[in-house]
């Protein structure tokens, strides 16, 4: 230098195929319940510019550009 894939709460992941408005599931936190105190268990909360920047669209995590990180494979 060229190519595919990956990149979403603190951590892992799902959602793009076929755009639709309040981004979901685990774990984790936190606050109630419960219990002599925890623990498991139930319940309710917070916490996401969806790498980043621009575009098309009425409307993007999901199309399109360029970019930056990270695997890998050709040269």
């Nucleotide at each position: 230098g060229g190519g595919u894939c990956c990149g979403u709460g603190g951590c892992c992941c799902a959602g793009u195929c076929c755009g639709g408005a309040u981004a979901g599931g685990g774990u984790g936190c936190u606050g109630g319940c419960c219990u002599c105190c925890g623990a498991a268990g139930c319940c309710a909360g917070a916490g996401u510019u969806c790498g980043u920047g621009g575009g098309a669209u009425c409307g993007a995590a999901g199309c399109c550009c360029a970019u930056c990180g990270g695997a890998c494979c050709c040269g």
Record summary: This is a predicted structure of a 75-nucleotide RNA (transfer RNA) from a Thermoproteota archaeon. The same sequence occurs in records of 2 taxa. It matches the Rfam family "tRNA". About the family: Transfer RNA (tRNA) molecules are approximately 80 nucleotides in length. It is annotated as a transfer RNA. Taxonomically the source falls in Thermoproteota (Archaea, Thermoproteati). Its mean pLDDT, the model's own confidence on a scale to 100, is 81.